[in-house]
Transfer RNA from an uncultured Cyclobacteriaceae bacterium, 72 nucleotides, folded computationally.
Rfam family: tRNA. Rfam classes the family as a transfer RNA.
It was read from a public genome assembly.
């Protein structure tokens, strides 16, 4: 420099063109406990960024950004 694959909670995954994006584990914050840890309840927390098609986009398209990989 070309081509491909990926970017969603702090962190690992998910999910579908459809209304309010879900789950684990972590945080908070109650119960329990002499105290802590555990255990149970509850509670906040996210689609890199832009435009585009669409009634309607995390999902399709395109360019930008970033990671990762092949090839020169």
């Nucleotide at each position: 420099g070309g081509c491909c694959u990926c970017g969603u909670a702090g962190u690992u995954c998910a999910a579908u063109g459809g209304a309010u994006a879900g789950a684990a584990u972590a945080g908070g914050u109650g119960u329990u406990u002499c105290c802590u840890a555990a255990a149970c309840a509850u509670u906040a927390g996210a689609u890199g960024c832009a435009a585009g098609u669409u009634c309607g986009a995390u999902u399709c398209u395109u360019g930008c950004c970033g990671a990762g990989g092949c090839c020169a």